[in-house]
RNA sequence: AACUCCUUUGGGGAUGGAGUUCCCCCCUAACCGCCUUAACCAGGCUGAUGACUCCUGCCGCAAC
Numbered sequence: 001a002a003c004u005c006c007u008u009u010g011g012g013g014a015u016g017g018a019g020u021u022c023c024c025c026c027c028u029a030a031c032c033g034c035c036u037u038a039a040c041c042a043g044g045c046u047g048a049u050g051a052c053u054c055c056u057g058c059c060g061c062a063a064c
Base pairs, nucleotide, nucleotide: 010025011024012023013022016055017054018053019052020051021050033045034044035043
């Protein structure tokens, strides 16, 4: 110095915050949505969750 393992901690799961839980990663990583196209461009579509619950924001409808 490189590689591997262990311990401690940390990070990630397509737009915010929190709790619970699941999975993933070790900074050369996990992650960075889908359809269409050889690919790109263009066009189209869903969602603030990985999942559940709550809050905030957004959209639609109805009532006062």
The RNA shown here (Fluoride riboswitch aptamer (crcB RNA motif)) has 64 nucleotides and comes from a Calditrichaceae bacterium. It matches the Rfam family "Fluoride riboswitch aptamer (crcB RNA motif)". On this family, see Zhao et al., Nat Chem Biol 2017: "An excited state underlies gene regulation of a transcriptional riboswitch". The coordinates come from a structure-prediction model, not an experiment, and the mean pLDDT is 80.